[in-house]
RNA sequence: UAAAGCGAGGAAGGCGGUCGCGUGUGUGCAAACACAUGAGGAAAGUCCGAACUCCACAGGGUAGGAUGCCCUAUAACAUAGGGGAGGCGUGAGCCUACGGAAAGUGCCACAGAAAAUAUACCGUCCGUCACUGACGGAUAAGGGUGAAAAGGCGGGGUAAGAGCCCACCGGUCUCCUGGUGACAGGGGAUGCCUGGUAAACCCCAUCCGGAGCAAGACCAAGUAAGAGAGGAGAAGUGACCCGCUUCAUUUGACUCUCGGGUAGGUUGCUCGAGCCUUGCAGCAAUGUAAGGCCUAGAUAAAUGAUCGCCCACGACAGAAUUCGGCUUACGAAUCGCUUUGAGCU
Numbered sequence: 001u002a003a004a005g006c007g008a009g010g011a012a013g014g015c016g017g018u019c020g021c022g023u024g025u026g027u028g029c030a031a032a033c034a035c036a037u038g039a040g041g042a043a044a045g046u047c048c049g050a051a052c053u054c055c056a057c058a059g060g061g062u063a064g065g066a067u068g069c070c071c072u073a074u075a076a077c078a079u080a081g082g083g084g085a086g087g088c089g090u091g092a093g094c095c096u097a098c099g100g101a102a103a104g105u106g107c108c109a110c111a112g113a114a115a116a117u118a119u120a121c122c123g124u125c126c127g128u129c130a131c132u133g134a135c136g137g138a139u140a141a142g143g144g145u146g147a148a149a150a151g152g153c154g155g156g157g158u159a160a161g162a163g164c165c166c167a168c169c170g171g172u173c174u175c176c177u178g179g180u181g182a183c184a185g186g187g188g189a190u191g192c193c194u195g196g197u198a199a200a201c202c203c204c205a206u207c208c209g210g211a212g213c214a215a216g217a218c219c220a221a222g223u224a225a226g227a228g229a230g231g232a233g234a235a236g237u238g239a240c241c242c243g244c245u246u247c248a249u250u251u252g253a254c255u256c257u258c259g260g261g262u263a264g265g266u267u268g269c270u271c272g273a274g275c276c277u278u279g280c281a282g283c284a285a286u287g288u289a290a291g292g293c294c295u296a297g298a299u300a301a302a303u304g305a306u307c308g309c310c311c312a313c314g315a316c317a318g319a320a321u322u323c324g325g326c327u328u329a330c331g332a333a334u335c336g337c338u339u340u341g342a343g344c345u
Base pairs, nucleotide, nucleotide: 001341002340003339004338005337006336007335008334013310014309015308016307017306018305019304021038022037023036024035025034026033027032040316044327045326047325048324049323050322051321052212053211054210055209057243059242060241061240062239064208065207066206067205068204069083070082071081072080073079084098085096086095087094088093099203100202104201105200106197107196108195121143122142123139124138125137126136127135128134129133151169152168154166155165156164170192171190172189173188174187175186176185177184178183216267217266218265219264226258227257228256229255230254233247234246235245236244274293275292276291277290278289279288280287281286
């Protein structure tokens, strides 16, 4: 100096004035006044997990669903951190739907001789004959086809070949060392028949009640103790079975259809697995201790208008119970560490 990798950051409006909104606190009989405060890193998607509320069973099982290498963190998660293996990259780094193919089933088009207990198209060798070809036998090393073709490479051997034999790799079995572990390294034995695919069905291991703030609680008001059909067993917050509990057994529980009334107010509603700073432990995620802070609660939905100055000239985009993540959209100035190339010293 150029190109790249990982990470942080977060302008997008700020300051001042004049009016106008929401909530809270204070003063006030009230009107009103003063002060404080008022959308996001994703508020989006509604994908995962929970807090909280209700369902008397929050009991068991089947079906069903989710996850899938190891360790750790967390309230939990399909999340995060750190590792292992495989793959990509010169490299810093990045990606992974990563248990099992010897439990079974299915699939691998076309091409090719043949696609799994699979075969001989060309070729090679040997023999015979009526001889430039034909027939018979042997072969799977060479060539072709293909994503993939009976472990690879070198040598010996053979009629020509083949783990047929040998050495080295690979595989299988076994032992040692290191590691919590996934695994890694090493020794020995052994010629060792044999593909892929499970985001195909399946098997294995672990886990899983349901519904959701329109949950739920309270107050007020109001109608038609409505009508019809079924009815002996019925009901119990996903389906089915078992258990258990409750109600009912014709004065009839319960189910279905039609019809009527109300849909108003208060609450849930914001102090939180909360945020910030520092120390300690840890590679880190994170945990812990001390100190400090209180920062929306609307309900047809509040934060707007205008003037002046400054500026990096303004992207994606607006809460509705809350929180931890994931995914998607999009963002400048600026900063840190690392890799590779070129040049100079």
Predicted 3D model of a 345-nucleotide RNA (Bacterial RNase P class A) from a Candidatus Zhuqueibacterota bacterium. The coordinates come from a structure-prediction model, not an experiment, and the mean pLDDT is 77. The source organism's lineage runs through Bacteria, Pseudomonadati and Candidatus Zhuqueibacterota.